[in-house]
RNA sequence: CAGGAUAUAGCGUAGCCUGGUAUCGCGCCUGUUUUGGGAAUAGGAGAUCGCAGGUUCAAAUCCUGCUAUCCUGA
Numbered sequence: 001c002a003g004g005a006u007a008u009a010g011c012g013u014a015g016c017c018u019g020g021u022a023u024c025g026c027g028c029c030u031g032u033u034u035u036g037g038g039a040a041u042a043g044g045a046g047a048u049c050g051c052a053g054g055u056u057c058a059a060a061u062c063c064u065g066c067u068a069u070c071c072u073g074a
Stems, first nucleotide, its partner, number of pairs: 001073007010026003020057001028044005050066005
């Protein structure tokens, strides 16, 4: 320098192709249970989706640019 992949909650992930309330697990908080802890059980909070712009009634999703990490080639 060229090509490709990835970026979503504290961590790990689904959803993207086919635009329409962002999923699940672990973790966290609260109640019950227990002498306490753990476990069990019921409930709850937490991400506007790497950044900026565009298209659209509506964008994690489509388009453009950029950033970071990884892979391949030179």

Background:
Model confidence (mean pLDDT): 82 of 100. A computed fold for a 74-nucleotide RNA from Helicosporidium sp. ex Simulium jonesi, annotated as transfer RNA. The organism belongs to Helicosporidium, within Eukaryota. It matches the Rfam family "tRNA". Rfam links the family to the GO term triplet codon-amino acid adaptor activity. The sequence is in RNAcentral, with records from ENA.